Annotation: A computed fold for an 84-nucleotide RNA from a bacterium, annotated as transfer RNA. It matches the Rfam family "tRNA". It is annotated as a transfer RNA. Rfam links the family to the GO term triplet codon-amino acid adaptor activity. Model confidence (mean pLDDT): 80 of 100.

RNA sequence: GCCGGGGUGGCGGAAUUGGUAGACGCGCGAGACUUAGGAUCUCGUGCCAGAAAUGGCUUGUGGGUUCGAAUCCCACCCCCGGCA
Numbered sequence: 001g002c003c004g005g006g007g008u009g010g011c012g013g014a015a016u017u018g019g020u021a022g023a024c025g026c027g028c029g030a031g032a033c034u035u036a037g038g039a040u041c042u043c044g045u046g047c048c049a050g051a052a053a054u055g056g057c058u059u060g061u062g063g064g065u066u067c068g069a070a071u072c073c074c075a076c077c078c079c080c081g082g083c084a
Stems, first nucleotide, its partner, number of pairs: 001083007010026003019067001027045006046057004060076005
């Protein structure tokens, strides 16, 4: 240099025919249980603002297409593999 695969909450990892982003697990918070802890069970848990109601933002970065984009297109950054 060329080709292919990938980048999603604190972590792993789903969502592929474009239609509520974040299922599920781990972790974390609260509670139950316990003398206490562990284990187990229940509920909650993306970020920001707010007393709340609610509003805004968010799929590596920046653009584009579309009524609508994690998903399609373009450029760039980073990681993995192959070829030279």